[in-house]
């Protein structure tokens, strides 16, 4: 040193051709139900969409660069 793949909630991940207020699942908290715990069920908190910047009436989603994680290929001893 060239190349690529990923980067959304506490964890795993979705998000379609850029359009209203960004979501599921386990999880957490409370509440139900039990003497009691567990299961079950309801309700709720929980997000700088890795970070800067750009494009656009508007960006998780395009475009630049940065950055951290894996993969590949080269190189030098």
């Nucleotide at each position: 040193g060239g190349g690529g793949a990923u980067u959304u909630a506490g964890c795993u991940c979705a998000g379609u051709u850029g359009g209203c207020u960004a979501g599921a699942g386990c999880g957490u908290a409370c509440g139900a139900u039990u003497c009691a715990c567990a299961u079950u069920c309801g309700u709720a908190a929980g997000g700088u969409c890795a970070c800067a910047g750009g494009u656009u009436c508007g960006a998780g989603c395009c475009c630049u660069g940065u950055a951290a994680u894996c993969c590949c290929c080269a190189c030098c001893a």

Predicted 3D model of a 77-nucleotide RNA (transfer RNA) from a Candidatus Saccharimonadota bacterium. The sequence is in RNAcentral, with records from ENA and MGnify. Model confidence (mean pLDDT): 80 of 100. RNAcentral records the identical sequence in 2 taxa. Rfam family: tRNA. Rfam describes the family as follows. Transfer RNA (tRNA) molecules are approximately 80 nucleotides in length. Gene Ontology term of the family: triplet codon-amino acid adaptor activity. It is annotated as a transfer RNA.